[in-house]
């Protein structure tokens, strides 16, 4: 040059056959303590890299980009 595999919450990662985006950690607030942990309860946070197509519907199927890790020349 080529091929193949990932990008989804701050962070690690699910998301079955394309049909309500989720968990754990963290983060806030409450309880509870003399006061902080811890423990319990509750909240809050997503343009699902980027741009476009296919669909009634796309994290998910096509197409280009970017970006990272690996292969082969």
């Nucleotide at each position: 040059g080529c091929c193949g595999c990932c990008a989804u919450a701050g962070c690690u990662c699910a998301a079955u056959u394309g049909g309500c985006a989720g968990a754990g950690c963290a983060c806030c607030u409450a309880u509870c303590u003399u006061g902080u942990a811890a423990a319990u309860a509750g909240g809050g946070g997503g343009u699902u890299a980027u741009g476009g197509g296919u669909u009634c519907a796309a994290g998910u199927c096509c197409c280009a980009u970017u970006g990272g890790c690996g292969g082969c020349u």
This is a predicted structure of a 73-nucleotide RNA (transfer RNA) from an Anaerolineae bacterium. The RNAcentral record of the sequence draws on ENA. Its mean pLDDT, the model's own confidence on a scale to 100, is 81. NCBI's taxonomy places the organism under Bacteria, Bacillati, Chloroflexota, Anaerolineae. It matches the Rfam family "tRNA". By type it is a transfer RNA.